[in-house]
RNA sequence: AGAGUUUGAUCUGGCUCAGGAUGAACGCUAGCGACAGGCCUAACACAUGCAAGUCGAGGGGCAUCGGGGCGAGGAGCAAUCCUUGCCGCCGGCGACCGGCGCACGGGUGAGUAACGCGUAUGCGACCUGCCCGUUGCAGGGGGAUAAUCGGGAGAAAUCCCGUCUAAUACCGCGUAAUGCCGCGGGGCUGCAUGGCCCUGCGGCCAAAGGAAGCGAUUCCGGCAACGGAUGGGCAUGCGUGACAUUAGCUAGUUGGCGGGGCAACGGCCCACCAAGGCGACGAUGUCUAGGGGUUCUGAGAGGAAGGUCCCCCACAUUGGGACUGAGACACGGCCCAAACUCCUACGGGAGGCAGCAGUGGGGAAUAUUGCACAAUGGGGGGAACCCUGAUGCAGCGACGCCGCGUGAAGGAAGAAGUAUUUCGGUAUGUAAACUUCUAUCAGCAGGGAAGAAAAUGACGGUACCUGACUAAGAAGCCCCGGCUAACUACGUGCCAGCAGCCGCGGUAAUACGUAGGGGGCAAGCGUUAUCCGGAUUUACUGGGUGUAAAGGGAGCGUAGGCGGUUUGGCAAGUCAGAAGUGAAAGCCCGGGGCUCAACUCCGGGACUGCUUUUGAAACUGUUAGACUAGAUUGCAGGAGAGGUAAGUGGAAUUCCUAGUGUGGCGGUGAAAUGCGUAGAUAUUAGGAGGAACACCAGUGGCGAAGGCGGCUUACUGGACUGUGAAUGACGCUGAGGCUCGAAAGCGUGGGGAGCAAACAGGAUUAGAUACCCUGGUAGUCCACGCCGUAAACGAUGAAUACUAGGUGUCAGGGGGCAAGGCCCCUUGGUGCCGCAGCAAACGCAAUAAGUAUUCCACCUGGGGAGUACGUUCGCAAGAAUGAAACUCAAAGGAAUUGACGGGGACCCGCACAAGCGGUGGAGCAUGUGGUUUAAUUCGAAGCAACGCGAAGAACCUUACCAAGUCUUGACAUCCCUCUGACGAGUGAGUAAUGUCGCUUUUCCUUCGGGACAGGGGAGACAGGUGGUGCAUGGUUGUCGUCAGCUCGUGUCGUGAGAUGUUGGGUUAAGUCCCGCAACGAGCGCAACCCUUGUCAUUAGUUGCCAUCAUUAAGUUGGGCACUCUAAUGAGACUGCCGGUGACAAACCGGAGGAAGGUGGGGAUGACGUCAAGUCAUCAUGCCCCUUAUGACCUGGGCUACACACGUGCUACAAUGGACGGUACAACGAGAAGCGAACCUGCGAAGGCAAGCGGAUCUCUUAAAGCCGUUCUCAGUUCGGACUGUAGGCUGCAACUCGCCUACACGAAGCUGGAAUCGCUAGUAAUCGCGGAUCAGCACGCCGCGGUGAAUACGUUCCCGGGCCUUGCACACACCGCCCGUCA
Repeated sequence: AGAGUUUGAUCUGGCUCAGGAUGAACGCUAGCGACAGGCCUAACACAUGCAAGUCGAGGGGCAUCGGGGCGAGGAGCAAUCCUUGCCGCCGGCGACCGGCGCACGGGUGAGUAACGCGUAUGCGACCUGCCCGUUGCAGGGGGAUAAUCGGGAGAAAUCCCGUCUAAUACCGCGUAAUGCCGCGGGGCUGCAUGGCCCUGCGGCCAAAGGAAGCGAUUCCGGCAACGGAUGGGCAUGCGUGACAUUAGCUAGUUGGCGGGGCAACGGCCCACCAAGGCGACGAUGUCUAGGGGUUCUGAGAGGAAGGUCCCCCACAUUGGGACUGAGACACGGCCCAAACUCCUACGGGAGGCAGCAGUGGGGAAUAUUGCACAAUGGGGGGAACCCUGAUGCAGCGACGCCGCGUGAAGGAAGAAGUAUUUCGGUAUGUAAACUUCUAUCAGCAGGGAAGAAAAUGACGGUACCUGACUAAGAAGCCCCGGCUAACUACGUGCCAGCAGCCGCGGUAAUACGUAGGGGGCAAGCGUUAUCCGGAUUUACUGGGUGUAAAGGGAGCGUAGGCGGUUUGGCAAGUCAGAAGUGAAAGCCCGGGGCUCAACUCCGGGACUGCUUUUGAAACUGUUAGACUAGAUUGCAGGAGAGGUAAGUGGAAUUCCUAGUGUGGCGGUGAAAUGCGUAGAUAUUAGGAGGAACACCAGUGGCGAAGGCGGCUUACUGGACUGUGAAUGACGCUGAGGCUCGAAAGCGUGGGGAGCAAACAGGAUUAGAUACCCUGGUAGUCCACGCCGUAAACGAUGAAUACUAGGUGUCAGGGGGCAAGGCCCCUUGGUGCCGCAGCAAACGCAAUAAGUAUUCCACCUGGGGAGUACGUUCGCAAGAAUGAAACUCAAAGGAAUUGACGGGGACCCGCACAAGCGGUGGAGCAUGUGGUUUAAUUCGAAGCAACGCGAAGAACCUUACCAAGUCUUGACAUCCCUCUGACGAGUGAGUAAUGUCGCUUUUCCUUCGGGACAGGGGAGACAGGUGGUGCAUGGUUGUCGUCAGCUCGUGUCGUGAGAUGUUGGGUUAAGUCCCGCAACGAGCGCAACCCUUGUCAUUAGUUGCCAUCAUUAAGUUGGGCACUCUAAUGAGACUGCCGGUGACAAACCGGAGGAAGGUGGGGAUGACGUCAAGUCAUCAUGCCCCUUAUGACCUGGGCUACACACGUGCUACAAUGGACGGUACAACGAGAAGCGAACCUGCGAAGGCAAGCGGAUCUCUUAAAGCCGUUCUCAGUUCGGACUGUAGGCUGCAACUCGCCUACACGAAGCUGGAAUCGCUAGUAAUCGCGGAUCAGCACGCCGCGGUGAAUACGUUCCCGGGCCUUGCACACACCGCCCGUCA
C1' cells in the first nucleotide's frame, strides 16, 4: 500500500477479501513455566458454612474455665490426692447496662438522558465523629433501669407482671466566653443580598470518670470555644444518545410577599397575589443507556467499546417510610405493604448470597462449599490481643500475553517402504538407519532462601543451587483454482459434495473425497460471533447533483446565514506570555528488578482541555462618524403574441330553408359498415350557431415559471437605453410560510360547430378488447370554485466578480467619413463556432458543466417502493411526507469493436431481369427416408446429406444375421520341446471350414550343433470396422477466387481502440492515382506454372507429300517445303494515335496485329467461421471386450416394399421415326491384354489366327450431318416398360441377384399444378467416342471431339457478398435478448 467481482476496456457504484483486536464460544490437538484474567445470559431462586465486631483500664454481676482462701467427707504412714459446700478474693468472663465501630471494606449495573458523570468555578447559603494545634474548665446533687431473683402467658418467636441495684447510662442546680440569641453605637471593606472588627446592655448553654503506683505522679479519657486537616452537602458555566412518521408542553406550573422546615440556599413545603415559564439553538413524548480515567482500531481526524484496575453515581427480593447517629433514609438495622420460600400445636412466627465458597436454573459459555491472618490494610482496645471470604496465597480451565523444550554434528548404497512415471527415472531425502555428542524441560536424590525492623511464614521443603541418569517422556492444526504462499495420482460423474467473493462438479476435476508431496503457523491451529480498518462507501481533514443516485415546477418573502469603501473607540471571537488545574494507573521516552520476556518499580514527557490574569488590535464582530463603484428613485425615450376586461371582423367546417340536377356518394392498401330515389354527393342563394384566428411568422419578441398570436379601445405589470439630479449599503440568499402554476380530472350553472376518451358497427388478423374506416357521449368553450401534478427539461437552483476570439440576430445609444445595401465603438437580450480550463466520456466553453465566494435544495447499490403504516391537505380522484422485512451481486452512465436491422447510401455476382433448355406429371435406373426383417452392417443431414464414402455387394468384398467351429489364436516378437520339413500329390469325412490318414521330400557342420520351416506347450501378449470426430493429428467441405486479413514504428485517446485500411476518382481486385498524421511492411489480388490460339528456330520416324519417279494404296524410291509431332524461343506492354479525365490513375474510340486491354481455360483458396465432416482410409489419448465385442466357415442379408423425397435415363414425336447410300474427329487404352483379316451364326457371339508392350498393330464402323425413299398426326411405322420363348458371354456358381441377342407381347405417356434448377460463347442445347473400377456388370463418374444458338433495357425488387454510415437493452452475437401466464 491494495486486490477480486458488472464490461473486450474506461467511469460511477455496491458486494467480498487480505490486517489488528476480544471477559469469548465451538472442532481437532496438547510437554513445561511466569504473569494476568474467568456468569457478557436469569437485578432468576437459593440448602449449608463463613464474611463485624471489640472494650473488664465505664458498670452491675458470676452462668462458665482456672487459681486462691475457708469448711466438710473419703484415700493414704506421710507428702499429697479425690469428692463436695461456701467466699467474685485473683486471672478472667457467656448474657446484660454502657462506649466506639457497624455509613468503611466487599458486590452488582436494575434504574437513571439527569448537575448523574466529566471539566472549570462558587458557597458572603453549609456540616464534619475519630486526628492535630491553641485557650480554658470539670463544683455540688438527684431520680431511675437492664442483667440477676421471683411469678406468669405461648408450640415457637417472643412477651407481660413484681422486687432490688450500678455506671464514662440519664436529669436538674452552680460557674462560664473571644460561644449563641435580641436590642444599640462605631470603624474597615466587598461582588447584590452582605462580610469582618471594636464596644455597651440583657438573656441562654457544659462536663466523667478510669488504670497503675505506698506516694509524688504518670497514663487513658470528659466539657466549652477557636483554628487546622480530612470527608461530605448545595449551586453554576460548558460538554455528555436516537427518533419530528413525537410540535407544542406546563397549575406548585413561573415569579413575588410572608411563614414553616433544613447543616444550609431554594416551591423544598404552605397561605395569599400576579400570569407567567419552556420550545425548530428541538421543549414534551417514545426508545435505548450507569458516566469518566481509559481500551481497540486508525497515518490522522475519527469510529466503536466502557470486562479486569482506579474515580464518581445508583441499587441491595419489589415499593414506601422514618428512627438512631458526626455521618444512613442504612446489603449481612427497624416499621408497613406486596410477591415468593420455610416453620407451626393454625392462634402465630421466620427469611432475603447484586459478600466468599457452593447448589439448582437459564445458556454456546465462565472456577474450590481450599489455606492463612505470615505480609499489606481496616475495626475495637492503654496494651496483650481479638475480629477481618478485605487481603495474601494455593486449586481448576491453553481463556489471553510472554518464555522454553520436543535434540545437536556427521552420515549416499541417495537403503527399504510409499507415491508417481514417458518404465529410463523422479520425489519423500541427510530425512531414516548408523557413529559421535549434549541434558534445557519433565523424572530421581541432596541442599535450601528472600519475603520479617526483636519474635511471628499460609505460600512451602516453594523459588533457586548441586549431583547422578536415559535421546529418552514431549507435534499438531489449517491450507494448496484466482484473490493468496503451496500440485500430482486415484475415486466420483451437475451425483456425492465444496464455497469468504468470483465460482467448481454433466468421464481425463491442481476447486468434491482419499493418498503422496508441498505451503503456513506452532502448543497450538482453524471456524463462528462482534468491533475498527481497508471504505475518500456520510467526504471537518476528504465526495458529489446536464446524461451514472441527486436542482425544489416558479416567484415573493420571515427567521437565519453571508455581506462594498474609509476613520476612530471597545476587545466578544482571534493571537501571545504567565499562573492554576488536567488524581493515580495507563500511553511515550530513559533507566532499574525478576536468568530473558511478558510483568513490575523509579524518573521524565505528554494528556492537544478548562479557568484566571497581563498584553496585541491586522482580520471578524460591535459602536460612533464619513463615502458612492452595490441597490433604489427621479427625468427623457423607444420596443414587445406581458396581463385583465369590453367590443368587433372575415375565411372555413357543420346544420337549416329554397333552387338546379340524377344515381350514386363516402371511405380504403383493398373493402365494408354508413349516407342516398322520402332526391344524397355536386352546385347556387339566403340564414343559424359555436370554436379557432391562414398569409405576415423569423433557432423573432414578451413573461418568474406555467405560458402568450385576427382587429380596436380602456386599465395595468415588468425589462431596456440615455442622463448622473436624489438616497447612502437600503444588498444577496432564503428553512418554515404565502402566491402563481400546462393538460387531464372534480363541483355548480351555461354553451356545444368541429374534434373526440368511453361505447357501437365495419375491416385486418390464428385471435385483434389495437393500429385503418363509419358513427359517437363525456370532454374540449364561458363564468365561479377546487385539484397542485408533468420528460413542469437547458433533464443544468439563485446572486456577484474574473477568464482568448470570431460570426449572426432583436431593442437602444454614441462616433467617423468619401454619405453608402458604409465603417468603428458600446449597453441589454437571443443563437452558432471555437481557445485555455473542466469533464468518465459525450460534451460545456462570457447565456460555463471554467476560476472563486455566499446562501438554499437534494444524493449515498439494484429490487421491494414512491409501496405500507401514521399524519396533513382534498368533494373525490388523489397529492405531500415516507419506511421495513425479504431478496440479488450486480443495477447503471458514456464511449469502443463486432454481429444484427422487414435502417440508409454506393458497388458486385446467371442474384433478378431478358433469353434458351430442363426438373416437378409418365415409365425405368439410382440414392435417401420410412416401414419390414433373423439381418435388411455402418457413416453422410439446409445451402455445404440424398448416381454421397462405393473408380463397379452373385461367392469374396462384408463390417450385418442364422447355424457350426477355434482359444497364445487368422497376423507380430520372445522362451522350451519334438519333427524334418514347407510344399506337392492323394484318400476318408463334412453343407463347408475344422478333423483323421497315406506317398514323396531340406541346407550348413569342427558332428556338439546351427539356420529355416512345421507340430505341441507355458506365459508375456496378439486382436477389435467396439465407444468417444465434443479428447486429437492428418485431411476435406463451406462462406469464396469473395477482396479482404494483419503487423512494425509514429500519432491521437485515461482506455477498449482509432489512424494507416477512411475520403475523391478508378479497377475484376485494399488494382492503381490523388489527397491525408501517417510512413512502411506481410499474408491475400495480380504475375511467375500448365494448356490452348499465331509465328520462328531445331529435329524428321512409326508422321507428312509440293516437286520427280512408282503403286490398287505415301505402297516404294526420294524429300522434310507443308501438316503434324515436341523442345527452345518470339509475341501483347494501354506500347502507339485521338478524345474524356485533374497535366494523375484510368476509361472510350482507333490503327497495326493470329490475338487488345486479365486473349480463353486450368492449377493455385489469405486471417478466420461453422465444437462443420471423417476414430469405418490412416495415425492416435482415454474407456471397454479377452473360450469373445477376437478368428474361421456354409448359407442368407446389404437387391425387402402400402409409401415419401432427391438425382438421372428414355419418351410423349414430322426440326421426327424407319430403310438404303454416303462424309468428317479428338482424347485415350492394350500382354492373364487389344485382337485385324478370313469362316460360321439373323444376332449376341463362336472358330481359326496375323499384327502390336504401340505417332507403325488392334479397340475403331464415330454419331448427329448430307442424299434418296417411306410414314402423314394416330396412343401411331411415336414410345418402349412389363412379360413369354429361345439363345449368347463371364464366372467354382447367374434361384434369391449379372449383362447381352433374336422373336413375340406393346403399359404409362400427347410437353407436365404450386413451385423450382442450369447457362452469357465455341457457352447453352444437341450428337456420338474413350477411360478408370472391372472375371462379368453403368442410364453413374471422369475425359474427348462434332454441329452450334438466343438474350442482357437495366439494378426497383428476391438471394448472397463487399465498403461507408446509423440504431441497438445483442457479444454463445436475432436460431440473440426478453415479458407475461401455467406447470
Molecule: small-subunit ribosomal RNA
Organism: uncultured bacterium